[in-house]
Context: one part of a larger RNA
């Protein structure tokens, strides 16, 4: 010198794009963050046309009860999404993560493509009704009803598993294609007049995303030298989607270490990012890629898929409500509040745009997201005038009392008009409509220097000097060191210097 997720102290006009709890992984009031589909399903309710019917005086037109239901709204079963997005970095030194390989040990809804196919039956149940229990959450007991919900036969191009077998390849177990025999194994509908679409079952390929294994490469401590009983192997069983001490029975005694095991410390890893000429050092905010975690701690359930943030069950703490019998809860999502700190932002706005979940679409829902608000927190850009002006004006400082500085500085003439205020008009951002932002950017007028400079420093290192106070006091300071009566180092003043919407100090990195 740069650098910053900075604080702080004096200051503070403006605008663009960026960041912003680093500590307490404390604890959380409150409102939102994941629902959606009636074209899967039985009700329930709301109800237009229209008929028939009462009643006003016949028509006409109100009105009454009845039937009819377009169309709609949905508690409940079903189904597909809550495993993504979102957040943190607690733990973790490790196949966690970079990297470059294997899987002849693997799974893959939804999408893409091709083959084949959907016969016929059953038996529940929520909802709803009744009664019941409880303060509540909530539950029982009868009784009924539907499905794309659930369960058995039938059928099987096919898949699978046992057996025989034939060709071929390889990289040790072995792969691949084929043929025979024998066992098993599907389905569901809805929408439409109707072509026809959604859709479902089973198989094969892809694609996608995942699971596993391995080579290397990944802080510091030897004031940590021995570690290890599923512990290293085999064989037999189990269990995974799949290899494997994953797991169990039995046998053997083996593994692994100065190439640093083991313990103990610290730590999320990486693209990247800051510095350097460059080798190198330090770092892992944001943006993206991976893991790990959701109050603490363990389990499984469904489910293609699970570390299940906003799903279950248990146990521990903490907080709530209670009728004391028993119940709810979980911001490390978005705002917020308490707290801890030197410090970090609004309980906004809109799904208009990209994206995502459902739906056959209208659409719904989205604190992802896009905006919009605070902080000079950073990094750009722009202003806070500009030309002329010597009586070298006043004042101030200073003085050898002559003067010198302050100084074209100012006043005074004369211009311009960025910005900001006013006013008017106003977008692109959206494919036929649909725009939070936003009357915003931006244009255009009119008026005015009018609304906008302020750290810090001036002994040497380092660009800038006198005066006065002070008198080893008072106080300064990064290093050297000033200060003890003439202080260019204290403090004030003039003057000057570096920078400037900043400046400067402290921390940490190079």
């Nucleotide at each position: 010198g740069g650098a910053u997720a900075a604080a702080c102290g004096c200051u503070g006009g403006c605008g663009g794009c960026g960041u912003a709890c680093a500590u307490a992984a404390g604890a959380c009031a409150u409102g939102c963050a994941a629902g959606u589909c009636g074209a899967a399903c039985g009700g329930a309710c709301c109800a237009a046309a229209u008929g028939c019917u009462u009643u006003g005086u016949u028509u006409a037109c109100a009105u009454u009860g009845c039937a009819a239901g377009a169309g709609g709204u949905u508690a409940g079963u079903g189904g597909c999404g809550g495993a993504c997005u979102g957040g943190u970095g607690a733990g973790u030194a490790a196949c966690a993560c970079g990297u470059a390989a294997g899987c002849a040990a693997c799974c893959u809804g939804c999408c893409u493509a091709a083959g084949a196919g959907a016969g016929g039956g059953g038996a529940a149940u929520a909802a709803c009704a009744g009664c019941g229990a409880g303060a509540a959450a909530u539950c029982g007991c009868u009784g009924c009803u539907a499905a794309u919900a659930c369960c058995g036969c039938a059928u099987a191009c096919c898949u699978u598993g046992a057996c025989u077998u034939u060709a071929u390849c390889g990289c040790a177990u072995g792969g691949u294609a084929g043929a025979g025999u024998u066992a098993a194994g599907a389905a569901a509908g809805g929408a439409g007049c109707a072509a026809u679409c959604c859709g479902c079952u089973u198989u094969u390929a892809g694609a996608u995303g995942g699971g596993c294994u391995u080579g290397c490469g990944u802080c510091u401590g030897a004031u940590u030298a021995g570690c290890u009983a599923g512990u290293u192997g085999g064989u037999g069983g189990g269990g995974u989607a799949a290899c494997g001490g994953c797991c169990u029975a039995c046998c053997a005694a083996g593994g692994c270490g100065a190439c640093g095991a083991u313990c103990a410390g610290u730590a999320g890893c990486c693209g990247g990012a800051c510095u350097g000429a460059g080798a190198g050092g330090u770092u892992g905010a944001a943006c993206g890629g991976c893991c790990a975690c959701a109050u603490u701690g363990g389990g499984a359930c469904u489910g293609a898929g699970a570390u299940a943030c906003g799903g279950c069950c248990c146990a521990g703490a903490c907080u709530c409500c209670u009728a004391c019998g028993g119940g709810a809860g979980g911001c490390a999502g978005c705002a917020g509040u308490c707290g801890g700190g030197a410090a970090u932002a609004u309980u906004g706005c809109g799904c208009a745009a990209u994206g995502g979940a459902g739906g056959a679409a209208a659409c719904u829902c989205u604190g992802a997201c896009g905006c919009a608000g605070u902080g000079a927190c950073g990094c750009c850009g722009c202003g806070u005038a500009u030309a002329g002006g010597a009586u070298g004006a006043a004042g101030g400082u200073u003085u050898u009392c002559g003067g010198a500085u302050u100084g074209u500085a100012a006043a005074c003439u004369a211009u311009u008009g960025u910005c900001a205020a006013c006013a008017g008009g106003g977008a692109a951002g959206a494919a036929a409509a649909a725009g939070a932002c936003a009357g915003u950017a931006c244009c255009u007028g009119a008026a005015g220097a009018g609304g906008a400079a302020g750290c810090c420093c001036c002994g040497g290192c380092u660009a800038a000097c006198u005066a006065u106070g002070u008198g080893c006091c008072a106080g300064c300071a990064g290093c050297c060191g000033c200060g003890g009566u003439a202080a260019u180092a204290c403090a004030u003043a003039g003057g000057g210097g570096g920078c400037g919407a900043g400046c400067g100090u402290u921390a940490u990195c190079c």
The prediction has a mean pLDDT of 84.
Small-subunit ribosomal RNA, 5' domain from an uncultured bacterium, 510 nucleotides, folded computationally.
Rfam family: Bacterial small subunit ribosomal RNA. Its family is annotated with ribosome and structural constituent of ribosome in the Gene Ontology.